[in-house]
A computed fold for a 1372-nucleotide RNA from an uncultured bacterium, annotated as small-subunit ribosomal RNA.
Its Rfam family is "Bacterial small subunit ribosomal RNA". Gene Ontology terms of the family: structural constituent of ribosome and ribosome.

RNA sequence: AUGAACGCUGGCGGCGUGCUUAACACAUGCAAGUCGAACGAUGAAGCGGUGCUUGCACCGUGGAUUAGUGGCGAACGGGUGAGUAACACGUGAGCAAUCUGCCCUUGACUCUGGGAUAACAGUUGGAAACAGCUGCUAAUACUGGAUACGAGCUGGAACCGCAUGGUUACUGGUUGGAAAGAUUUUUCGGUCAAGGAUGAGCUCGCGGCCUAUCAGCUUGUUGGUGAGGUAAUGGCUCACCAAGGCGUCGACGGGUAGCCGGCCUGAGAGGGUGACCGGCCACACUGGAACUGAAACACGGUCCAGACUCCUACGGGAGGCAGCAGUGGGGAAUAUUGGACAAUGGGCGAAAGCCUGAUCCAGCGACGCCGCGUGAGUGAUGAAGGCCUUCGGGUUGUAAAGCUCUGUUGAGGGAGAAGAAAACAGUUAGGGCGAAUAGGCCUAGCUCUUGACGGUAUCCCUUUAGAAAGCACCGGCUAACUCUGUGCCAGCAGCCGCGGUAAGACAGAGGGUGCAAACGUUGCUCGGAAUUACUGGGCGUAAAGCGCGUGUAGGCGGGCCUGUAAGUUGGACGUGAAAGCCCUGAGCUCAAUUCAGGAAUUGCAUCCAAAACUACAGGUCUAGAGUGAUGGAGAGGGCAGCAGAAUUCCUGGUGUAGAGGUGAAAUUCGUAGAUAUCAGGAGGAACACCGGUGGCGAAGGCGGCUGCCUGGACAUCAACUGACGCUGAGACGCGAAAGCGUGGGGAGCAAACAGGAUUAGAUACCCUGGUAGUCCACGCCGUAAACGAUGAGUGCUGGGUGUCGUGGGUUUUGACCCCCGCGGUGCCGUAGCUAACGCGUUAAGCACUCCGCCUGGGGAGUACGGCCGCAAGGCUAAAACUCAAAGGAAUUGACGGGGGCCCGCACAAGCGGUGGAGCAUGUGGUUUAAUUCGACGCAACGCGCAGAACCUUACCUGGGCUAGAAAAGGCCGGAAUGCCUCAGAAACGAGGCGGUGCCCGCAAGGGAGCCGGUAUUCAGGUGCUGCAUGGCUGUCGUCAGCUCGUGUCGUGAGAUGUUGGGUUAAGUCCCGCAACGAGCGCAACCCCUGUCUUCAGUUGCCAUCAUUUAGUUGGGCACUCUGAAGAGACUGCCGGCGUCAAGCCGGAGGAAGGUGGGGAUGACGUCAAGUCCUCAUGGCCCUUAUGUCCAGGGCUACACACGUGCCACAAUGGUUGGUACAGACCGCUGCGAGCUCGCGAGAGUAAGCCAAUCGGAAAAAGCCAACCUCAGUACAGAUUGCAGUCUGCAACUCGACUGCAUGAAGGUGGAAUCGCUAGUAAUCCCUGAUCAGCAGGCAGGGGUGAAUACGUUCCCGGGCCUUGUACACACC
Repeated sequence: AUGAACGCUGGCGGCGUGCUUAACACAUGCAAGUCGAACGAUGAAGCGGUGCUUGCACCGUGGAUUAGUGGCGAACGGGUGAGUAACACGUGAGCAAUCUGCCCUUGACUCUGGGAUAACAGUUGGAAACAGCUGCUAAUACUGGAUACGAGCUGGAACCGCAUGGUUACUGGUUGGAAAGAUUUUUCGGUCAAGGAUGAGCUCGCGGCCUAUCAGCUUGUUGGUGAGGUAAUGGCUCACCAAGGCGUCGACGGGUAGCCGGCCUGAGAGGGUGACCGGCCACACUGGAACUGAAACACGGUCCAGACUCCUACGGGAGGCAGCAGUGGGGAAUAUUGGACAAUGGGCGAAAGCCUGAUCCAGCGACGCCGCGUGAGUGAUGAAGGCCUUCGGGUUGUAAAGCUCUGUUGAGGGAGAAGAAAACAGUUAGGGCGAAUAGGCCUAGCUCUUGACGGUAUCCCUUUAGAAAGCACCGGCUAACUCUGUGCCAGCAGCCGCGGUAAGACAGAGGGUGCAAACGUUGCUCGGAAUUACUGGGCGUAAAGCGCGUGUAGGCGGGCCUGUAAGUUGGACGUGAAAGCCCUGAGCUCAAUUCAGGAAUUGCAUCCAAAACUACAGGUCUAGAGUGAUGGAGAGGGCAGCAGAAUUCCUGGUGUAGAGGUGAAAUUCGUAGAUAUCAGGAGGAACACCGGUGGCGAAGGCGGCUGCCUGGACAUCAACUGACGCUGAGACGCGAAAGCGUGGGGAGCAAACAGGAUUAGAUACCCUGGUAGUCCACGCCGUAAACGAUGAGUGCUGGGUGUCGUGGGUUUUGACCCCCGCGGUGCCGUAGCUAACGCGUUAAGCACUCCGCCUGGGGAGUACGGCCGCAAGGCUAAAACUCAAAGGAAUUGACGGGGGCCCGCACAAGCGGUGGAGCAUGUGGUUUAAUUCGACGCAACGCGCAGAACCUUACCUGGGCUAGAAAAGGCCGGAAUGCCUCAGAAACGAGGCGGUGCCCGCAAGGGAGCCGGUAUUCAGGUGCUGCAUGGCUGUCGUCAGCUCGUGUCGUGAGAUGUUGGGUUAAGUCCCGCAACGAGCGCAACCCCUGUCUUCAGUUGCCAUCAUUUAGUUGGGCACUCUGAAGAGACUGCCGGCGUCAAGCCGGAGGAAGGUGGGGAUGACGUCAAGUCCUCAUGGCCCUUAUGUCCAGGGCUACACACGUGCCACAAUGGUUGGUACAGACCGCUGCGAGCUCGCGAGAGUAAGCCAAUCGGAAAAAGCCAACCUCAGUACAGAUUGCAGUCUGCAACUCGACUGCAUGAAGGUGGAAUCGCUAGUAAUCCCUGAUCAGCAGGCAGGGGUGAAUACGUUCCCGGGCCUUGUACACACC
């Protein structure tokens, strides 16, 4: 934007518009007639008259009506777009090759005869349609004759033109042909001729679709002569003759299509379209044909054929809605079987008038455009209700209500013959014709008549805010946000994409946004799309340069001079219909619509002018191109010949057991003598070194040497030609390898094939063999990552540095070096270009010329067709369908069985374990009424749990409570509290006794606190979601990293800094550097420990002096120790190394040396890691229960599997006895000495200690003795029995310990796997938290006290740099 359709909704009006499909079939009605002033006939009403039977007949007049003859019309108007790719259309020309009824102008004429025929009458046939025969009759019907020019033909002349030719009131000849009357006294007609106007016919230039997977087409075809035909040219038709005509500027064929003015879109150029309105064409059931006529090959005419429908008496007939309505059908879809000729227009007529589904109107449809309305003002308690809420409020919202108004549309009543209408007729006046005061004509005035729409438009009155708002959307694009429901369901969706329990995206609601009598959706078109690029794109890597050349057509083309004027430029003139678009104005109240004027119509044709450029013609030049001379370079090509090394094979010799091959092997060869080695021979293929981003060639490609034939390029010279050039659709040629055909050849290599290995498999990689083939000749094939992934040519645009060929300069006897050219071939780079990468005088820069090619991915370089080929196949080359991407370059990460550097108990070197046994403990699984829940690789599993008999406890069973076990507020009562009885498993329930405190106040009383009761707002939840969250924590990882500001670079993502060279434990430090700084991390600051000093000296200590069983006491504070403050260590010093650095190595001193040892401390982030059962918290869920109380049970189960531990398997040990040395820590509901008792666990009693004082407390390994003697033991202690102790309300399920007895497995542990680098591992005890009791766990403490580290290849993890990537939930 729309001729639209669909969904939902719908108040009014104006103007438009309405079968896009089946050019499918059609019932019914209407759509073309008219003229009596052309004619014959018919002859109603009325009038007159007569007869008179008073309402009939006749006559006259009159002329309605009807068919016919005749004239005009019916070829217009109206419909449709089937056909048509065409002179059909548009535009501009031509006809000297034409016609034109009605109309206009002019001239002349309209004389005289004749014979018929329809109607009609009669008759015949037929069902009908209709037809035949006989007879009568008229004309403006038909026809004979006369007359006639400036008609036709023809001779001449003049003039003219555009070739054929044209014109002429010039002059001859010849030919045939005219007419009609009507009406009334005026007009209307008729004939001939000339002209005009209008309309038509024909011809030509130019213009506008797709397809080459249509490349050749054509026999009336092309032309000529003659004839026919036409209004007219012409193969239009025919006869004869000739053999032409058209075509890559697309013939012929196929497909599609009415064309245009215009319309839609667009900045334009374009693209799409051809409804309505207008011009042209074509068609009228389908096909064909003519007749009539001025005009038709005729929509509502004729004939023939066909299909279909209808009638029929079966013989035969009738019909054509793509006219207006209407019907069926088709379809997503398109209206009334309306009114009127009042207007406009048309036909006929002298006219009145008649006809007119043209037209004007009305009806139906929101189908479109335009206008109007659905109220306006005021109105805050910001009402109620709804929705949301952080519960405060917010929003709907001045919205409503209320009050005051208005009255468009609507409703009722009325006015309104308004405007749209002028003709005709009558009359008056004037004018002209005329003899005329008849008449008719012209002009002006007056009068009269006519309206389908329609009682419509419009106006007035009354009436009431009364009757009139919806649709779509609200994630982004895109204006507009919340709640509820749902839970990858239901659904949405134009693209991206939403939905898996907090959905602004689904559905509903509230609110909002947009448009509004509409709003959305769908279809189609243009735009955006520079996404077919003329304006205005590209082709190294995104799609795209033919594999390369020669060259045809074509396109393009050097300097100067002259001319022409085709292109080009300017001017004039004609045309470019109207409508439309645009501008100005007018007018329906405005607008849409309409009217007037203007502009524009970018085009075509003609004429005039200009001559710069292009073109053309002529002349000239040498700079392009070519020829010539001299010279050297070269794997350029073809043919022939020759040489050596090597492989293999053959013969012979030597020689003996292996050889060969691989990651390792085997197949294979070899005692019939291999491999190895020597000598000789055969044959084929390829040419080591030189050899080089060296050379040559158009490309493919070309490599031993020699000869012959031959192509090209280059340098220098300047003699010659004089633009001879460039490109190149088709065409033609060349064209690696493989492959094909024929014939040769065949050493090596080697598809296929065979065998051996490898492997899960191995139709592979590896090995042993091996045929085509590789080689030659001839002929095909015609493709490659045929690549510089870069077509050819020319010119221009900074440089540097190699190399090949050659020339010049300089110098020299000559050469080298050096400098300057030309031509090739490389590298690096300026400007510029590029999306970037990169290119960069060898352009991918700046320009020009020509060719080829591209237009999302897949389907597919495929199918079909054509051409080529022996075949394989090649060239050309689609579509259906399908996807929302495919792709390029670069960036940051991550990853790699990529690389470099480095680190870590990562490996290695060691020590000790785990994995086997028994037990403990946790987990899985199973079981169960319940075995509560969580944690699952490292980073779950002696984890939450620093301690489940009840409690804990969240689970199960059973019994209870329901404002609740605990909380806040209101009211009432009571102090609190203690004790007793009954029932019960207890909770709970029933009852009883005792009893008043604290503060204020004289008192009464009040208050605080506590208890009980009551109503309500509410409590409560270890219920769910750790994937809604906070907080806390784990992990990478105490790894050395993670970032920012400014600057700089890049279109950008980003980069730089942070990379590099060193160094470090460290992004630690130094140096360098387009970076300079900074932050979080590292380090340091903090704590413990190691040395010393100072201060202090009890409960600690004791050297000296006394004293004692005993630091016990006096005394002392030196030492130890305690605990406070300090010192000390900083690569500070020396030497070496190192970049005059950072630092490293060594040394001195020192208690300690390069971070002294240990701890605390954890960057940006990752894992939707863990935790809703610590706590907090959103949402959801439960509310006489998922809350709460109680008893008992369970968390302790047990075919099994795993993790973490303990104790062992023994002699470096066990048992017994004796004996020595810690640190840290704990203690009043506590630690508890000593004494007595018990074999013992322990019991009784009881001193001391609020702890440097007393106690726990014995440290143990160790040491000294004795026994055991390698055994399931004097090892090991599980299990079990009995008897006890302690804690506790209570040890049955289910505690720890003691004694006696019992005495299991187990003899060092498979695959695998863990910890540890020094006071460490290992080993030995001690303490603490939790706790009534319960530790093999955990957290700490000290004692004894090792081994090993060559080293960084490998495993694991990590850091930095770099590289590849088709990965980005990122290699699981």